RNA sequence: AGAGUUUGAUCAUGGCUCAGAACGAACGCUGGCGGCAGGCCUAACACAUGCAAGUUGAGCGCCCCGCAAGGGGAGCAGCGCACGGGUGCGUAACGCGUGGGAAUAUACCUCUAGGUGCGGAAUAACACAGGGAAACUUGUGCUAACACCGCAUAAUAUCUUCGGAUCAAAGAUUUAUCGCCUAGGGAUUAGCCCGCGUCUGAUUAGCUAGUUGGUGAGGUAACGGCUCACCAAGGCGACGAUCAGUAGCUGGUCUGAGAGGAUGAUCAGCCACACUGGAACUGAGACACGGUCCAGACUCCUACGGGAGGCAGCAGUGAGGAAUAUUGGACAAUGGGCGCAAGCCUGAUCCAGCCAUGCCGCGUGAGUGAAGAAGGCCUUCGGGUUGUAAAGCUCUUUUAGAUGUGAAGAUAAUGACGGUAACAUCAGAAAAAGCCCCGGCUAAAUUCGUGCCAGCAGCCGCGGUAAUACGAAUGGGGCAAGCGUUGUUCGGAAUCACUGGGCUUAAAGCGUGCGUAGGCGGAUCUGCAAGUCAGAAGUGAAAUCCCAGGGCUUAACCCUGGAACUGCUUUUGAAACUGCAGAUCUGGAAUCCGGGAGGGGUUAGGAGAAUUCCUAGUGUAGAGGUGAAAUUCGCAGAUAUUAGGAGGAAUACCAGUGGCGUAGGCGCCUAACUGGACCGGUAUUGACGCUGAGGUACGAAAGCGUGGGUAGCAAACAGGAUUAGAUACCCUGGUAGUCCACGCUGUAAACGAUGUGUGCUAGUUGUCGGAACCUUAGGUUUCGGUGACGGAGAGAAAUUGUUAAGCACACCGCCUGGGGAGUACGGUCGCAAGAUUAAACCUCAAAGGAAUUGACGGGGACCCGCACAAGCGGUGGAGCAUGUUGUUUAAUUCGAAGCAACGCGAAGAACUUUACCCACUCUUGACAUACCUCUUGGGACUUUCAGAGAUGAUUGUCUUCGGUUCGGCCGGGGAGGAUACAGGUGCUACAUGGCUGUCGUCAGCUCGUGUCGUGAGAUGUUUGGUUAAGUCCAGCAACGAGCGCAACCCCUAUCGUAUGUUGCCAUCAUUAAGUUGGGCACUCGUGCGAGACUGCCGGUGAUAAGCCGGAGGAAGGUGGGACGACGUCAAGUCAUCAUGGCCCUUACGAGUGGGGCUACAAACGUGCUACAAUGGUAGCGACAGUGGGCAGCUAAGCCGCGAGGCCAAGCUAAUCUCUAAACGCUAUCUCAGUUCAGAUUGCUCUCUGCAACUCGAGAGCAUGAAGUUGGAAUCGCUAGUAAUCGUGUAUCAGCAUGGCACGGUGAAUACGUUCCCGGGUCUUGUACACACCGCCCGUCAAGUGAUGGGAAUUGGCUUUACCCGAAGAUCGUGUGCUAACUACGGAGGCAGCGAGCCACGGUAAGGUCAGUGACUGGCACUAAGUCGUAACAAGGUA
Repeated sequence: AGAGUUUGAUCAUGGCUCAGAACGAACGCUGGCGGCAGGCCUAACACAUGCAAGUUGAGCGCCCCGCAAGGGGAGCAGCGCACGGGUGCGUAACGCGUGGGAAUAUACCUCUAGGUGCGGAAUAACACAGGGAAACUUGUGCUAACACCGCAUAAUAUCUUCGGAUCAAAGAUUUAUCGCCUAGGGAUUAGCCCGCGUCUGAUUAGCUAGUUGGUGAGGUAACGGCUCACCAAGGCGACGAUCAGUAGCUGGUCUGAGAGGAUGAUCAGCCACACUGGAACUGAGACACGGUCCAGACUCCUACGGGAGGCAGCAGUGAGGAAUAUUGGACAAUGGGCGCAAGCCUGAUCCAGCCAUGCCGCGUGAGUGAAGAAGGCCUUCGGGUUGUAAAGCUCUUUUAGAUGUGAAGAUAAUGACGGUAACAUCAGAAAAAGCCCCGGCUAAAUUCGUGCCAGCAGCCGCGGUAAUACGAAUGGGGCAAGCGUUGUUCGGAAUCACUGGGCUUAAAGCGUGCGUAGGCGGAUCUGCAAGUCAGAAGUGAAAUCCCAGGGCUUAACCCUGGAACUGCUUUUGAAACUGCAGAUCUGGAAUCCGGGAGGGGUUAGGAGAAUUCCUAGUGUAGAGGUGAAAUUCGCAGAUAUUAGGAGGAAUACCAGUGGCGUAGGCGCCUAACUGGACCGGUAUUGACGCUGAGGUACGAAAGCGUGGGUAGCAAACAGGAUUAGAUACCCUGGUAGUCCACGCUGUAAACGAUGUGUGCUAGUUGUCGGAACCUUAGGUUUCGGUGACGGAGAGAAAUUGUUAAGCACACCGCCUGGGGAGUACGGUCGCAAGAUUAAACCUCAAAGGAAUUGACGGGGACCCGCACAAGCGGUGGAGCAUGUUGUUUAAUUCGAAGCAACGCGAAGAACUUUACCCACUCUUGACAUACCUCUUGGGACUUUCAGAGAUGAUUGUCUUCGGUUCGGCCGGGGAGGAUACAGGUGCUACAUGGCUGUCGUCAGCUCGUGUCGUGAGAUGUUUGGUUAAGUCCAGCAACGAGCGCAACCCCUAUCGUAUGUUGCCAUCAUUAAGUUGGGCACUCGUGCGAGACUGCCGGUGAUAAGCCGGAGGAAGGUGGGACGACGUCAAGUCAUCAUGGCCCUUACGAGUGGGGCUACAAACGUGCUACAAUGGUAGCGACAGUGGGCAGCUAAGCCGCGAGGCCAAGCUAAUCUCUAAACGCUAUCUCAGUUCAGAUUGCUCUCUGCAACUCGAGAGCAUGAAGUUGGAAUCGCUAGUAAUCGUGUAUCAGCAUGGCACGGUGAAUACGUUCCCGGGUCUUGUACACACCGCCCGUCAAGUGAUGGGAAUUGGCUUUACCCGAAGAUCGUGUGCUAACUACGGAGGCAGCGAGCCACGGUAAGGUCAGUGACUGGCACUAAGUCGUAACAAGGUA
């Protein structure tokens, strides 16, 4: 200090999540030792048992024990019990914190001064007698005191009318103190008052009658409405009263760089409380945790009459809970109470026990040790890794264990801890390591298992057969007696922003003015000193934090000192700034005078055009409307046209990013009334200003109320169309409404999505209103408005840019992830509609902005292609062939699937092929390598038997292996055996290589450097021409380059040249024949060259590239082929081949025979043959080029009707051989299912082949089906092309309508680019990026969740009124009772009674919060439900 996550990528916005630290923690796994700390956060729930406050005989009497000394006990009395200890219910408060203050008290302690004289009456204990179950209690009698009472004394005390009046005491013991009383100081402690600070909510806005103040009185230790009487009507509140919720406060603690935020365990200070509520008593101090009284709830005892109790003390129990310890020891230390003291008491405290709860320290061994052991895991099988790790060898002994010694803590004594710490000796590596993680964030990876299952997950996300993400193993990483998880807090989060954020489009400027409070405020001078600044003083408890030392072996921990505690108060000064007071000024602001501009506003009047309607005329059959129609109107006369009239609404042209207005808004003309702004001028006032929470006024359209008005238009509604539907878009009608008056509503994308005001910061160019100067064509300057462009700057960018979104200041408003939701509830307003204010539960990891690259658009522009058009011929109908689907089957093997599967793999399934089925066989195997044993072969022919055959058994003959170092030595072969292995056309093309298809032979796809941009990216590659072309030219922040295009290669067309057999033959000879001699001119073959390049001319174009025309030429502007950029389709192929993984191993391998791949209701694709006369048939006659040939092509001859057969030359081929048809001529047929067509079937044959049954091809004779040009739809082709005709060849024993080639004959048409399809470039929009086969909305249906309403119902809190009125203090009374004093009358006291106050309780009526709730509303979420298609492109009606 950051990181992950929205996107194809980018920047910014913005949320979510993570890494850190911490904890009184809990849970899971694990667990050696010690030190120091900590330990009911929940039920202030209920508590058994024990202990936690006593002490004093030197205050007193009595009793008991004891010989005595002495000890003990219950009482009276004194002091203490108000401390210490616990808890955090209540409390939002002078409770706490901090700093001040005056009207107070203070036992014990201390100082000072003074005093301590004389009397009296009781009473408990005790005794006796009673009551009661008990607790306890009654009566009578005796008695003491430091208990109680009186008198005296009386001030520096108190009161006072200033004369005076009033008030005390206690002794003890034995010689010295302690005690007692009064008064005044001190100290300590406590009470009271005040300033400031101290949580959330305004969906809590008004609260208050002792309330606020005064006078008087009472009361208190003390001031005070603290209480009471009377008087006044105040007091508090937007600087948040009241109400509601929550909460002990602080020093501190955690976190953080800090500012802050969170928190208030342990320790310390204060407060509050003690079963719940109320009350007082005693006392120096309490309204009292272990006291009292009353009421209530609960528990216990009971003899039922009545009693007892209060762990939020220490232990402990139950309950609650995720969760928190021993019914321990000691008063040795520290401290407290009492006591003269000894001492007693002390669950305060000091210690021990339990718990890894935390922090800190230590250990679980050290050295050496490579055969890199074994084992594990992985492996490319070579090895790697675990790993010096282990073993082995040599050492050590911390801790734990055993034994011994044995502290400090204790100044004289006293040690719970404790035989503890520590020290010494001994034995032995001995007793001592786990947890989490390993996809990214985040350090650390492999194998196996699993197969969207099981599971993981903090976020993103993993898992659907090769998971570094699940589970296991191995290895690794991290931490370590712990490690992880969960929870909580701060941090990161500048994500509430004081430090330190924003508001055009991401969330966010109120619709606009006026204006109250408030905030802020021009220039100069003087004064004051509140803010401000400086110095000093007090305080800021200790502990903590920090620094420096020191003590425990170290550390944690502890001790000492310092600093700090950022604060508050007091005081002394300063006077710049703010403030306050005073004075002056004119620059801000306003007033005045003079001008001009304007749809600014209100009211009244007027005008013309148009629509509609009415009346009348002319006139006749349609009009109207639409994409096309229909509804509608019209022969009862429409539409059209002419004239007249009525009525309402709106004001064409001018008209303009022109004007006016705060905004909404304002448009014919005239008048009246009226607001504001602007310019110029000098005069006046003298800061009078800016903003503006609440408040108030205005405020489009729609809507509402009352009354008018209603021509046109037009929600609703009706009809007609469209459509699958059409509650829409279109059409015909049409009511509210639109208009006027008065009132309400108060909202809009009320937008510049930009609050108001002021100042400052380059310009250029329009325009509106005014002014000045020069001049009149206009120009320059200036003020105010309104636009465009643009600089700096700003901005995430788009953009903005003197009309800021720049630089600053002042004030207001608003925002804090998306959805839920501008919704619910509550309040306010409204007649209503509704407006305003405004949440939560729940849910998601995004939602959103700007820009980029693509893709797409029923967006635009340009261009191309047999894409359309123009033509020619087909397919789709028939029969057959072939492929596919489907079906069938034992099997009909498998693959290919829109274009880009379907005469495709298959260049050829009778067996084989063959992968499929049935049957029968084999198991190291049909095939490869290696080992052992035996053997020597092997081949050809052959006999017999079993069998379907493979195979098994068997007979004979011939020939009888090579090398050799002469060794069964080497090689080869065969048989047998055992194991590694072979084998698989089994699966995965979504694990792959290779190969291929396709867009597409489309013109594109990129890179380097530079430049621009924060960036993704852009530029180049865009633009203007041009081209088949990113082809070329020109221009340009680009300059170059690469893969593609083109060219280089092959074929073809012309010529030259070389060669001249097997080719050719002009001339010569010859033959039946280029047959032969001869020749190589020609043809032809082969090789090498030439030729074509927009080269030449003209035109055009930009003097370019190019285009058009022409010449010459065999050929003229791309002749054909091969050649396929970056990439796309998880395209195709695991069955060509190769290959990872998985699977089978007497079978999913191998062999044999037979069958199947050839099936056949049906459908589709591709073809062949036809339907005929441009033809069929018959006869006669011509003309090719590829290419093939020895297990071959086969001439000639002969035979057969023919397929073919027999015989037999030639040819390993320019030599021999296989070879044309359409065509031409003649004849015939004459429009018919035919002399067309040939399917199907019968018979007889031929050929190939072991074998033509399933299942080949062909021939002859006979048979003679459908079919008469083919619906919707659809295919090919632009020239030697289509069409048509035959030929060859690969495969192949045989089988061709298919494939690949070859030549023969040989057309038509193209105006053109509107449209269909595909493609390219530029541009535009986008909510798409799996990219339109995209995205996405709403109802309904299902499940789940939370929530609103809801008749009602349950409970809590609270208010008002009234009733009741315990205990208690106060007041009154005090007739009953009564020791002290008495001037004997009484005073005083007690009981009782009464009064007001008052807790609990009750009644009634509200308020508020929460729970439940039939039914009901919407909301959210949930792989594949229904209906449509609303939005995103002009989203098909923006």

Small-subunit ribosomal RNA from a metagenome, 1438 nucleotides, folded computationally. RNAcentral holds the sequence, with entries from SILVA. Rfam family: Bacterial small subunit ribosomal RNA.